The prediction has a mean pLDDT of 86. A computed fold for a 347-nucleotide part of an RNA from an uncultured bacterium, annotated as small-subunit ribosomal RNA, central domain. RNAcentral holds the full RNA, with entries from ENA, Greengenes and SILVA.
Context: one part of a larger RNA
RNA sequence: CUGGGCGUAAAGGGCGCGUAGGUGGUCAGUAAGUCGAUGUGAAAUCCCCGAGCUCAAUUCGGGAACUGCAGUCGAAACUACUAAUCUGAAUGCUUGAGAGGGUGACGGAAUUCCUGGUGUAGAAGUGAAAUUCGUAGAUAUCAGGAGGAACACCGGAGGCGAAAGCGGUUACCUGGCAAUGCAUUGACACUGAGGCGCGAAAGCGUGGGGAGCAAACAGGAUUAGAUACCCUGGUAGUCCACGCCGUAAACGAUGGAUACUAGGUGUCCGGAUGUCUAACCGUCUGGGUACCAAAGCUCACGCAUUAAGUAUCCCGCCUGGGGAGUACGGUCGCAAGGCUAAAACUC
Numbered sequence: 001c002u003g004g005g006c007g008u009a010a011a012g013g014g015c016g017c018g019u020a021g022g023u024g025g026u027c028a029g030u031a032a033g034u035c036g037a038u039g040u041g042a043a044a045u046c047c048c049c050g051a052g053c054u055c056a057a058u059u060c061g062g063g064a065a066c067u068g069c070a071g072u073c074g075a076a077a078c079u080a081c082u083a084a085u086c087u088g089a090a091u092g093c094u095u096g097a098g099a100g101g102g103u104g105a106c107g108g109a110a111u112u113c114c115u116g117g118u119g120u121a122g123a124a125g126u127g128a129a130a131u132u133c134g135u136a137g138a139u140a141u142c143a144g145g146a147g148g149a150a151c152a153c154c155g156g157a158g159g160c161g162a163a164a165g166c167g168g169u170u171a172c173c174u175g176g177c178a179a180u181g182c183a184u185u186g187a188c189a190c191u192g193a194g195g196c197g198c199g200a201a202a203g204c205g206u207g208g209g210g211a212g213c214a215a216a217c218a219g220g221a222u223u224a225g226a227u228a229c230c231c232u233g234g235u236a237g238u239c240c241a242c243g244c245c246g247u248a249a250a251c252g253a254u255g256g257a258u259a260c261u262a263g264g265u266g267u268c269c270g271g272a273u274g275u276c277u278a279a280c281c282g283u284c285u286g287g288g289u290a291c292c293a294a295a296g297c298u299c300a301c302g303c304a305u306u307a308a309g310u311a312u313c314c315c316g317c318c319u320g321g322g323g324a325g326u327a328c329g330g331u332c333g334c335a336a337g338g339c340u341a342a343a344a345c346u347c
Base pairs, nucleotide, nucleotide: 003319004318005317006316007301008300012315014198015197016196017195021191022190023189025086026084028082029081030080032079033078034075035074036073038070039069040068047063048062049061050060051059052058088188089185090184091183092182093181094179095178096177100174101173102172103171104170105169106168107151112146113145114144115143116142117141118140122133123132159166160165203244204243205242206241207240208239212238213237217233218232219231220230255314256313257312258311259310260309263292264291265290266289267288268287269286270285271284272283273282274281296303297302320347321346322345329340330339331338332337
C1' cells in the first nucleotide's frame, strides 16, 4: 500500500471546456522492465533434520537459506519502445429535424388607465360580511387613444440544449445533433486534481420602465387571540440595459466513457426496400424519447440494451446521531452571504 460503499439508509461535484496526471484498440518486430537457465553469493551465525558431552547452554555432521550480483545463453504472454495495417476518433461533401443561443422589426387577444357617446343605481367582494368604488354619474355597453407585460388554440409522458433552461410572427448572425453514401488523416482517444467559463428564483449596485400581479405595510373580516389562512388596497420586486451574487428537492435524489447481455408496445427524426403507384401499410436498419417485461442484480421497493445487469478506465464523495455545514482561520463578495471546515461536550 491493500476494506466496504454512494436511486430511496451517510455518500455523484449544479453543468461544461480543459492543464498536469492516470488509463488506452488491432498486427509485426526489438528485448529495457518481466520470467527462466548458468556462475557466484568464504566459514561461522539464523532455520530444519540427526548425532555427541547424564540434560541444557554448548559442540559436531547434513540440508535449506543467503531475498544479492554478473555476463555470454534463452522465452516473448504482459508493460515499454520502434515501424506499420485496419478500425475507434476527427474532418470534408450531400440531406434533414428542432421553443438551441443572440440582435432588430412587426402582430393580435386580454387586463388597467384616459377622452367622448348611450344609460341609471348600484357595483365589487364573500361561507356570510365589511373595508372599497359609485348621483362630482360608477358597474354595463359603443367608439377612439395611451402604456407595459405575457404570447390562447396548434401543444403532445412531442422537440431542442451540457446543465440552468427554451414556446406569437419574421429577417439577419450563430452553436450543436442525426442519417445515407463516398473520400481524407490514421489512436490523433477516454477521464480530468487545480484552473477557466456557464449557471433558476430571490437578492445587491447604477440608470430606465411600471399594465397586471404582489413580499413588506394599511384597513376589513374570522378567532379566545389571528402579527395567518379569506377580502379591499398597496410599495419594493417582477420588465429592460450594464455590472455583481453563485445558491436550489440545481432531482433521474442515479458522474463520464467504452464493450457485452431475451423480447414486446408506443412516439419523434432519418435511410433502404416490398406491394399496382402516391398517401397509407409491411419488412430491415441508424439515432433519440417513454412504457411493459426475461436473465441478472437489489434488504426491499424496484432497475432491467437510456441498467441500479456483466466488466474495464478516470474523477468526485461517504465512514454513528447531535454539536454543525456551525466556530476559528483563510479566501471571494458592495452587502446579503458563499466556498473551505473542526473541536470540546453529549447520546
Source information: It matches the Rfam family "Bacterial small subunit ribosomal RNA". Gene Ontology terms of the family: structural constituent of ribosome and ribosome.